[in-house]
């Protein structure tokens, strides 16, 4: 240097151009003598960063950044 693949909630992760979600994590409430388990809600996302198509982009294009594998 060249080629791929990966970036989305605190973590792990989904997400066919048309309202961004799911577990576990947190915080309230119910339950319980308590504390754990259970059950109900609830807050939390410029979707790595900058353009470009499109009426509309997390999803297509290009570029760069981080990481990660193969090649010389």
């Nucleotide at each position: 240097g060249g080629g791929c693949c990966u970036u989305u909630a605190g973590c792990u992760c989904a997400g066919u151009g048309g309202u961004a979600g799911a577990g576990c994590a947190u915080c309230u409430g119910a339950c319980u003598u308590u504390u754990a388990a259970u059950c109900a809600g609830a807050g939390g996302g410029u979707c790595g960063c900058a353009g470009g198509u499109u009426c509309a982009a997390g999803u297509c294009c290009u570029g760069c950044a981080a990481g990660g594998c193969c090649u010389a």